[in-house]
Context: one part of a larger RNA
RNA sequence: AGCGCAGGGCGAAUGCCUUGGCAUUGGGAGCCGAUGAAGGACGUGAUUAACUGCGAUAAGCUCCGGGGAGUGGUAAGUACACAUUGAUCCGGAGAUUUCCGAAUGGAGCAAUCCAGCUGAGCAAACCUCAGCUAUCAUAUACUGAAUAAAAUAGGUAUAUGAGGGAAACCGCCUGAACUGAAACAUCUAAGUAGGGCGAGGAAGAGAAAUCAACCGAGAUUUCCUAAGUAGUGGCGAGCGAACGGGAAAGAGGCCAAACCGCGAGUAGAAAUACUUACGGGGUUGCGGACUGCAUUUAGCAUUGACAGAUCUUAACCGAACAUCAUGGGACGGAUGACCAGAGAGCGUGAUAGUCGUGUAGGUGAAAAGAGAAGUCAGCGAGCAGGAUCCAGAGUACCGCCGGACACGUGAAACCCGGUGGGAAGCUGGGGGGACCACCCUCCAAGCCUAAAUACUACCCAAUGACCGAUAGUGAAUAAGUACUGUGAAGGAAAGGUGAAAAGAACCCCGGGAGGGGAGUGAAAGAGAACCUGAAACCCUGUGCUU
Numbered sequence: 001a002g003c004g005c006a007g008g009g010c011g012a013a014u015g016c017c018u019u020g021g022c023a024u025u026g027g028g029a030g031c032c033g034a035u036g037a038a039g040g041a042c043g044u045g046a047u048u049a050a051c052u053g054c055g056a057u058a059a060g061c062u063c064c065g066g067g068g069a070g071u072g073g074u075a076a077g078u079a080c081a082c083a084u085u086g087a088u089c090c091g092g093a094g095a096u097u098u099c100c101g102a103a104u105g106g107a108g109c110a111a112u113c114c115a116g117c118u119g120a121g122c123a124a125a126c127c128u129c130a131g132c133u134a135u136c137a138u139a140u141a142c143u144g145a146a147u148a149a150a151a152u153a154g155g156u157a158u159a160u161g162a163g164g165g166a167a168a169c170c171g172c173c174u175g176a177a178c179u180g181a182a183a184c185a186u187c188u189a190a191g192u193a194g195g196g197c198g199a200g201g202a203a204g205a206g207a208a209a210u211c212a213a214c215c216g217a218g219a220u221u222u223c224c225u226a227a228g229u230a231g232u233g234g235c236g237a238g239c240g241a242a243c244g245g246g247a248a249a250g251a252g253g254c255c256a257a258a259c260c261g262c263g264a265g266u267a268g269a270a271a272u273a274c275u276u277a278c279g280g281g282g283u284u285g286c287g288g289a290c291u292g293c294a295u296u297u298a299g300c301a302u303u304g305a306c307a308g309a310u311c312u313u314a315a316c317c318g319a320a321c322a323u324c325a326u327g328g329g330a331c332g333g334a335u336g337a338c339c340a341g342a343g344a345g346c347g348u349g350a351u352a353g354u355c356g357u358g359u360a361g362g363u364g365a366a367a368a369g370a371g372a373a374g375u376c377a378g379c380g381a382g383c384a385g386g387a388u389c390c391a392g393a394g395u396a397c398c399g400c401c402g403g404a405c406a407c408g409u410g411a412a413a414c415c416c417g418g419u420g421g422g423a424a425g426c427u428g429g430g431g432g433g434a435c436c437a438c439c440c441u442c443c444a445a446g447c448c449u450a451a452a453u454a455c456u457a458c459c460c461a462a463u464g465a466c467c468g469a470u471a472g473u474g475a476a477u478a479a480g481u482a483c484u485g486u487g488a489a490g491g492a493a494a495g496g497u498g499a500a501a502a503g504a505a506c507c508c509c510g511g512g513a514g515g516g517g518a519g520u521g522a523a524a525g526a527g528a529a530c531c532u533g534a535a536a537c538c539c540u541g542u543g544c545u546u
Base pairs, nucleotide, nucleotide: 001545002544003543004542005541006540007539008538009537015531016496017495020467021466022464023463024462025461026460027459028458029456030455031165032164039100040099041098042055043054044053046078047077050074051073061094062093063092064091065090066089070082071081072080105114106113107112115133116132117131118130119129120128121127135162136161137160138159139158140157141156142155143154169200170198171197172196173195174194180187184234210217211216221248222247223246224245225244231239232238252448253447254446255392259280260279261278263276264275265274266273267272285426287390288389289388290385291384292383293382299379300378303377304376305375306374310370311369312368313367315363316362317361321336322335323334324333337354338353339343345357346356347355397421398420399419400418401417402416403415407433428443429442430441431440432439483490484489503530506517507516508515509514
């Protein structure tokens, strides 16, 4: 030195565990904000660095309800307090709530600086305190230029509203490229990603100028199907319907106009003409006004009030087991019982229906919130006549250019936009995929509308052939922390003594660290560098070989 055996060290794998995650299901809730949000800064404890809570009334103040013995958060110790005259704690409603932040008196390098007016503290100046003082929009009033008058612009005051934040879902505007086409340009990716604006608990759509096919249906939305069909397509890659059928849900309403009434303005000497606010009327594919005749009903998602079943936000009751032995410990074993509308789960010194907490099943609200049925107001009807009037205009439609329709200009309808032209008006008008005729069908150029559908930042309950500390969230722990970067941003590592600290009094060596006894404990070969404790690597002893 090598090989082997034995014993250790270091090391952290593995096993077991779980306080944390991940995913899904069913409910709830679906906003917060100038009454100052979201998010922060700085403070705040007897002692306090961090987290949590709170705000100069600062781990808290008041009231109401629950609850019933301990309590002063994580988090020990010491001190000092509180509590059956009901504390701590849980729920409801209030009070307080520094400074920054839309930040809004002005400024600013956020958490700072500096003002004006009114009032108070003082008799007064200074000083301190309280309130107000941003911008925009709308309405009203008062003022008010250039410009003689009037008017307008502008100004001031008051009132109301807005502003900013938030996970996804939603609407509108804008809008790529990689990629695919085995290259690439039309095309695709894709109206996707990204950007902007806006809203709601959903949004959008929506009561036929719709489809259909000579039979008929009867708003919208969503799902299944039709169907990868018909089509479209450098007829490449690809894209890709509708009719019809079956389900979920189900609901229809209101204006404009004609006509009547009433008020105002403009022009005019006036008659009058024109314009216009408001009230009634009226709302449809044969209608309404109008003229007669009759009268108040069917019903109601909507608008308001009352009402309040029930639910939510604390809680409460809740069955049934003992003994013996083993053991540190019984929940395991033995023996004999019991409950079950409860044998879900978790905990307890080993594996518990009957020990604890719960579970099944019942009960419960002073206060706040949600809220079905219902009631009242409110809204709301019919017949006949057919003369006259009305029924959404720079609209429909056409040319040109685009877009969107499954449809790439095509035979390209229908729909939308730009631009230039530009109707009819009920004997009217649109559509039925160029266009024409016949036929059928509907009534544009105004508005509103629940449900079925989408989503989950947040709350509750539950589940898992999901993970188990290099996994699962980046984060099981003072984690978006430490740390890195000028910054945008990037971004860790780190779990386990024991049933219980019973966390090793005392003695010895040592400056200490550490160790040896003693003691605790079932175990210290569980001693805090703490469960188990593999391998690499290192050491000691010994056998053999050289």